The RNA shown here (transfer RNA) has 73 nucleotides and comes from a Candidatus Saccharimonadota bacterium.
Rfam family: tRNA. It is annotated as a transfer RNA.
It was read from a public genome assembly.
The source organism's lineage runs through Bacteria, Bacteria candidate phyla and Candidatus Saccharimonadota.

């Protein structure tokens, strides 16, 4: 230098037909317990890496950029 993959909640990740953004763990509250842990119920938590484009509508499609990983030379 070229090619490919990834970037979504504090962490690990789904969301694959373009149509309400989700799960587990962690956090907070409650129940249970003599108490703690475990268990059960609930709550909160999001600039979907950034900037543009297409579309009535974009996490999803297109382009560029950034970062990380891998490959080729």
């Nucleotide at each position: 230098g070229c090619c490919g993959c990834a970037a979504u909640a504090g962490c690990u990740c789904a969301g694959u037909u373009g149509g309400u953004a989700g799960a587990g763990c962690a956090g907070c509250c409650g129940c249970c317990u003599u108490g703690u842990a475990a268990g059960c119920g609930g709550c909160a938590g999001g600039u979907c890496a950034u900037c543009a484009g297409u579309u009535c509508a974009a996490g999803c499609c297109u382009g560029a950029u950034u970062u990380g990983c891998g490959g080729c030379u």